Predicted 3D model of RNase P RNA and transfer RNA as a complex of 487 nucleotides.
Its mean pLDDT, the model's own confidence on a scale to 100, is 78.
RNA sequence: GGCUGGCCGGGCGACCGCGUGGGCACGCAUCCAGCGUGCUCCCGAGGAAGGUCCGGGCUCCACAGGGCGAGGUGGUGGGUAACCCCCACCCAGGGCAACCUGCGGGACAGUGCCACAGAGAACAGACCGCCUCCCCGACGUCGGCUACGGCCGGAGCAGGGGCGGUAAGGGUGAAACGGUGGUGCAAGAGACCACCAGCGGCCCGGGCGACCGGGUCGGCUCGGCAAACCCCACCUGGAGCAAGGUCAAGAAGUCGCCCUCCGGGGCGACGCGCGCACGUUCGAGGGCGGCCCGCCCGAGUGCGCGGGUAGACCGCUGGAGGCUGUCGGCAACGGCAGCCGUAGAUGGAUGGUCGCCCCCGGUGUGCGGAGACGUACGCCGGGACAGAACCCGGCCUACAGGCCAGCCCGU
RNA sequence: GCCCCGGUAUCCCAACGGCAGAGGAAGCGGUCUCAAACACCGUCCAGUGUGGGUUCGAGUCCCACCCGGGGCACCA
Numbered sequence: 001g002g003c004u005g006g007c008c009g010g011g012c013g014a015c016c017g018c019g020u021g022g023g024c025a026c027g028c029a030u031c032c033a034g035c036g037u038g039c040u041c042c043c044g045a046g047g048a049a050g051g052u053c054c055g056g057g058c059u060c061c062a063c064a065g066g067g068c069g070a071g072g073u074g075g076u077g078g079g080u081a082a083c084c085c086c087c088a089c090c091c092a093g094g095g096c097a098a099c100c101u102g103c104g105g106g107a108c109a110g111u112g113c114c115a116c117a118g119a120g121a122a123c124a125g126a127c128c129g130c131c132u133c134c135c136c137g138a139c140g141u142c143g144g145c146u147a148c149g150g151c152c153g154g155a156g157c158a159g160g161g162g163c164g165g166u167a168a169g170g171g172u173g174a175a176a177c178g179g180u181g182g183u184g185c186a187a188g189a190g191a192c193c194a195c196c197a198g199c200g201g202c203c204c205g206g207g208c209g210a211c212c213g214g215g216u217c218g219g220c221u222c223g224g225c226a227a228a229c230c231c232c233a234c235c236u237g238g239a240g241c242a243a244g245g246u247c248a249a250g251a252a253g254u255c256g257c258c259c260u261c262c263g264g265g266g267c268g269a270c271g272c273g274c275g276c277a278c279g280u281u282c283g284a285g286g287g288c289g290g291c292c293c294g295c296c297c298g299a300g301u302g303c304g305c306g307g308g309u310a311g312a313c314c315g316c317u318g319g320a321g322g323c324u325g326u327c328g329g330c331a332a333c334g335g336c337a338g339c340c341g342u343a344g345a346u347g348g349a350u351g352g353u354c355g356c357c358c359c360c361g362g363u364g365u366g367c368g369g370a371g372a373c374g375u376a377c378g379c380c381g382g383g384a385c386a387g388a389a390c391c392c393g394g395c396c397u398a399c400a401g402g403c404c405a406g407c408c409c410g411u
Numbered sequence: 412g413c414c415c416c417g418g419u420a421u422c423c424c425a426a427c428g429g430c431a432g433a434g435g436a437a438g439c440g441g442u443c444u445c446a447a448a449c450a451c452c453g454u455c456c457a458g459u460g461u462g463g464g465u466u467c468g469a470g471u472c473c474c475a476c477c478c479g480g481g482g483c484a485c486c487a
Base pairs, nucleotide, nucleotide: 001408002407003406004405005404006403007402008401010357011356012355013354014353015352016351018044019043021041022040023039024038025037026036027035028034046385050396051395053394054393055392056391057390058240059239060238061237065293066292067291068290070236071235072234073233074232075089076088077087078086079085090104091102092101093100094099105231106230110229111228112225113224114223127170128169129166130165131164133162134161135160136159141154142153143152144151145150178196179195180194181193182192183191197221199218200217201216202215203214204213205212206211244314245313246312247311253270254269255268256267257266258265259264272306273305274304275303276302277301278300285297286296287295307486308485309484321340322339323338324337325336326335327334328333358383359382360381361380362379363378364377365376366375367374368373412483413482414481415480416479417478418477421436422435423434429467438454439453440452441451442450460476461475462474463473464472
């Protein structure tokens, strides 16, 4: 200078205040139950209680069936109640290293996409360049003729055109159909050869496995994208504590009994109302919020408009609980033994003030020092993120400041 | 508490994974007018909520976060 893992996240005291529970007193009420006030005692947020991103417990849907579909997961082996979690290992990438990161199956089952640029973008492609052949062929050259002005013919060549060959070179691109050297050829090319890289088949060895190491053969080489459709393997029924249950109250009314001055009143029981649609073994609708089959429940159900209550109790905190020791395991974790036991609000409690101490920043003075700075005592300011709401296991995100352990690199 | 939806210019909204983004309204300038309105012409305005990933390439696909909005009680 850096990497990784774990932990704390203010302490003590006083006073005041809030909430659950226990006790006592007083008041209301009085059959019990209960309500209010006061005093007192015990207890009273987190590592993330957060985001609601996964997985489960629990509750209801009769049971939680089959096929297609849909969604999710995606190296291997293990852990776990379960997991998009954790541990160990493998592979790939990054880093000098400690170590970190990875939605990390399949692109020779199929379909699709690869813009722009570029000649050509998937078993491709001839733009420039290189080469054979054919045609034209200036100037010059050779031969012949000449009336000395030139003309004709042959070979070759600069250059131009054409049929082809060629993927070594240039250029384009994210990507151009192996790399280097040689042989070969008209020029070239895995066309052939040697070595190397990669792929596939077979064999041997190691490992539970992913995979690793070695040998041999092959055609010589096969692009990328599946966080595109898809294929393969595995997993998944739905809803959520506003789940669900008990009671009370109220609302349009109905029925029964009693009283009555026939207007009505009292008590009790049942219990929201209206409209439309579809239905009651010719079965609506629901389980099923994708469809089909099968099975089950089933007399009401769905939609719209309106009305009333917005109360109490259970669920509600003891659980895959925590800590310590020991044993097994590399580890995650598991077995055994002992000990501990501590929030349950419902407009939602856990806070405030003061004193001392602690930590951090700034500043003043003294001392030491050349200075940087250290140290002692004062002064001022600050101490985060954030707060349970059925309960757990994780992930992710936020967080002033501090502590511990291990490891790597450099001097 | 639980369950859903959305985010592109000042506003309303388009955009098969492909030149990094279309259009309307508003704004600004000009023409017209005495001046304005209307109309016409021109112009300006985005780096798609933030960060990361997949890909040659992301507004679009994937993940995390931020912001905003909506629904859910009982008589049932």
It holds a member of the Rfam family "Bacterial RNase P class A". It is annotated as a ribozyme. Rfam links the family to the GO terms dimeric ribonuclease P complex, ribonuclease P activity and tRNA processing.